[in-house]
RNA sequence: ACGGCAAACCAGUCGAAAGGCUGGGACGCAAAGCCCCGAGGCUACAGCGCGACGCACCGCGCCAUGCCAGUCGAGCCGCCGAA
Numbered sequence: 001a002c003g004g005c006a007a008a009c010c011a012g013u014c015g016a017a018a019g020g021c022u023g024g025g026a027c028g029c030a031a032a033g034c035c036c037c038g039a040g041g042c043u044a045c046a047g048c049g050c051g052a053c054g055c056a057c058c059g060c061g062c063c064a065u066g067c068c069a070g071u072c073g074a075g076c077c078g079c080c081g082a083a
Stems, first nucleotide, its partner, number of pairs: 004029002009024006027070001033076002037073003040068003047062005
């Protein structure tokens, strides 16, 4: 604070999901700019284990290599104002 961003929700779209993107929309934000390095959280397609002698299907459990920067910290780069 001229100006900037945009939660929930709605529509479209991508994705197995979590979630992302675009448009609408404003709960909020003084880094709600960037970055998964540390902590934390979400999801579980594939994989592994079990149900059950074997295979397939299905269900359950484990699992990040998938996400969250608007959960906190570290790092990087900036805007407005005062002095």

This is a predicted structure of an 83-nucleotide RNA (c-di-GMP-I riboswitch aptamer) from a rhizosphere metagenome.
Its mean pLDDT, the model's own confidence on a scale to 100, is 82.
The RNAcentral record of the sequence draws on MGnify.